[in-house]
Molecule: c-di-GMP-I riboswitch aptamer
Organism: Gammaproteobacteria bacterium HGW-Gammaproteobacteria-15
RNA sequence: ACAAUUAAAGGGCAAACUGUACCGAAAGGGCAGGACGCAAAACCGCUGAUCUAAAAACUUUUUUAUGAAAAGUGCAUGAUGGCAGUGGCUGCAUUC
Numbered sequence: 001a002c003a004a005u006u007a008a009a010g011g012g013c014a015a016a017c018u019g020u021a022c023c024g025a026a027a028g029g030g031c032a033g034g035a036c037g038c039a040a041a042a043c044c045g046c047u048g049a050u051c052u053a054a055a056a057a058c059u060u061u062u063u064u065a066u067g068a069a070a071a072g073u074g075c076a077u078g079a080u081g082g083c084a085g086u087g088g089c090u091g092c093a094u095u096c
Base pairs, nucleotide, nucleotide: 003095004094005093012038013037017033018032019031020030022029023028036082043088044087045086046085047084048083049080050079051078057073058072059071060070061069062068063067
């Protein structure tokens, strides 16, 4: 330098769940606790998948009718990365 991850040490991250005078229409996120797991469960992308449906649109109904309200349809410009695949880039320890 390249490759690999059987075991150990020191450290790192933190699912479910709980709390919250936090953000959000929701999905979801933040913060605090927690400890199932993780050798990239660090960072930045791409493709797919999944979740939500506020606004705009359309339909129906009502009404005091160029409007308003309710119900419905469908939709990402909203989310998830610890859902799958993949690219870039950086990195701890050990072994060969």